[in-house]
Context: one part of a larger RNA
RNA sequence: UUGGGUGUAAAGCGUUAGUAGGUGGCUUUUUAAGUCCACCGUCAAAUCCCAAAGCUCAACCCUAGACAGGCGGUGGAAACUUCCAAGCUGGAGUAUGGUAAGGGCAAAGGGAAUUUUUGGUGGAGCGGUGAAAUGGGUAGAGAUCGGAAAGAACACCAACGUCGAAAGCACUAUGUUGGGCCGACACUAACUUUGACACUGAGAGACGAAAGCUAGGUGAGCAAAUGGGAUUAGAUACCCCACUAGCCCUAGCUGUACAUGAUGGAUACUAGGCUCUGUGCAUAUCGACCCAUGCGGUGUUGUAGCUAAAGCGUUAAAUAUCCCGCUUGGGGUGUACGUUCGCAAGAAUGAAACUA
Numbered sequence: 001u002u003g004g005g006u007g008u009a010a011a012g013c014g015u016u017a018g019u020a021g022g023u024g025g026c027u028u029u030u031u032a033a034g035u036c037c038a039c040c041g042u043c044a045a046a047u048c049c050c051a052a053a054g055c056u057c058a059a060c061c062c063u064a065g066a067c068a069g070g071c072g073g074u075g076g077a078a079a080c081u082u083c084c085a086a087g088c089u090g091g092a093g094u095a096u097g098g099u100a101a102g103g104g105c106a107a108a109g110g111g112a113a114u115u116u117u118u119g120g121u122g123g124a125g126c127g128g129u130g131a132a133a134u135g136g137g138u139a140g141a142g143a144u145c146g147g148a149a150a151g152a153a154c155a156c157c158a159a160c161g162u163c164g165a166a167a168g169c170a171c172u173a174u175g176u177u178g179g180g181c182c183g184a185c186a187c188u189a190a191c192u193u194u195g196a197c198a199c200u201g202a203g204a205g206a207c208g209a210a211a212g213c214u215a216g217g218u219g220a221g222c223a224a225a226u227g228g229g230a231u232u233a234g235a236u237a238c239c240c241c242a243c244u245a246g247c248c249c250u251a252g253c254u255g256u257a258c259a260u261g262a263u264g265g266a267u268a269c270u271a272g273g274c275u276c277u278g279u280g281c282a283u284a285u286c287g288a289c290c291c292a293u294g295c296g297g298u299g300u301u302g303u304a305g306c307u308a309a310a311g312c313g314u315u316a317a318a319u320a321u322c323c324c325g326c327u328u329g330g331g332g333u334g335u336a337c338g339u340u341c342g343c344a345a346g347a348a349u350g351a352a353a354c355u356a
Stems, first nucleotide, its partner, number of pairs: 004327003008309001012324001014207003021200003025088004033081002035077009049065001051063001054060001091197001092194002096189004103182003108172002110154001114150008126135001163168001212253006221247002226242004264323005272301003276297005305312002330355002338349004
């Protein structure tokens, strides 16, 4: 340097946009850097290879010669890559119209429940468990009927459903870019416009559940820690009664998860059947459904093919191309040391000895 892999065996960065870099659509022209051809020079000798010669043979020794390859030069070729120039529209973007929607943020509003509190009725039990006890109750609990307050979460609809880059996102109304504000993602119609503007992406950047941290609020309910009661041989647990951080809000930090589809991104291509969803067209209707069909998404079953197998199978783990990350036996070890980041907790990077 080449070769193997990466759903489950070691291995896809948590996600994203994007710099350098790598790779890059169709047609024609130019160029000759890559590429290819011919020739020249050079790459000491020895060695190797090969053909002869000399020691009786051989090893050995001697003579001649060459292949292959590198570098430099000269002359050519022009298919491919590059370069130059001019075009193209299929990739990619843009303008216009339409559609749907838990996309994010903000302000406003809502009812059920819970707890507390207040007033009435009432009068002995309540609560809890496998069984109990701690607990709370005649200073009137529990139950029930009114009033008030607070905080958190949004039953039904609800689905194998929708949206979002991922994390994630659901009470209600506001509403379609002139929405309260932000981003506009997606699909689609007719076909306006630019004319390869593309794909990937080291590093750096941004976002990133829960828990945790800092400061200030809030605190109904739940509840690590903690304290009781049980259980038990013991019980630092499972069960019960309490209850603090925390969960909530504001402003920052942290940067990790079985961050999973355990499956990186993009493009092309390759049988079908069935379901859901968005949208377009056509048809039909009072309307809902239904039927046919194009594009996009989400599922299920399955052919070829793949796979160690189970399985995957147009949403590939099939067939191909481009780019990135990662992997090389188990333990030691995601440890030590060093460095960077962090308030800390820790995170990132990341060995070796030794061992079987």
A computed fold for a 356-nucleotide part of an RNA from Codiaeum variegatum, annotated as small-subunit ribosomal RNA, central domain. The full RNA is in RNAcentral, with records from SILVA. Lineage of the source: Eukaryota > Tracheophyta > Euphyllophyta > Euphorbiaceae > Codiaeum. Model confidence (mean pLDDT): 80 of 100.